The RNA shown here (c-di-AMP riboswitch aptamer (ydaO/yuaA leader)) has 115 nucleotides and comes from Bifidobacterium breve. Its Rfam family is "c-di-AMP riboswitch aptamer (ydaO/yuaA leader)". Gene Ontology terms of the family: cyclic-di-AMP binding and regulation of gene expression. The organism belongs to Bifidobacterium, within Bacteria. Its mean pLDDT, the model's own confidence on a scale to 100, is 86. It was read from a public genome assembly, where an Rfam model found it.

[in-house]
RNA sequence: AGCCGAGUCGUGGCCGCCCUGCGGCCGUGUACGGGGGACCCAGAUGUCCCGGGGCGAAUCGGUCGGUCUCGGCCGUAGCGCGUCAGCGCAAGCCCGUCAGCUAACCCCGGAGGCU
Repeated sequence: AGCCGAGUCGUGGCCGCCCUGCGGCCGUGUACGGGGGACCCAGAUGUCCCGGGGCGAAUCGGUCGGUCUCGGCCGUAGCGCGUCAGCGCAAGCCCGUCAGCUAACCCCGGAGGCU
């Protein structure tokens, strides 16, 4: 300087430093972002199996290995970068038997990573 992402910016206290500035920690706000939550609408019965839901682009297949859990490879919904040729990602985590939509209202995040 640039990229992914909601994740920027201000401010009080304390501390540190190369000291009229900068940095760290703890608070408090904030651009921005997420969830819960009526009427109406959706849904609504019986049996069997199976719990279900949220953040996120990150979902769904095939195949091989594997006792399960799971792992490898190849695709793919979808996503990002780009000089539009191409290149890359397609994870991870959370709630805890519970949540459709949803006005009022309530709660939470406001990081981290990479070149």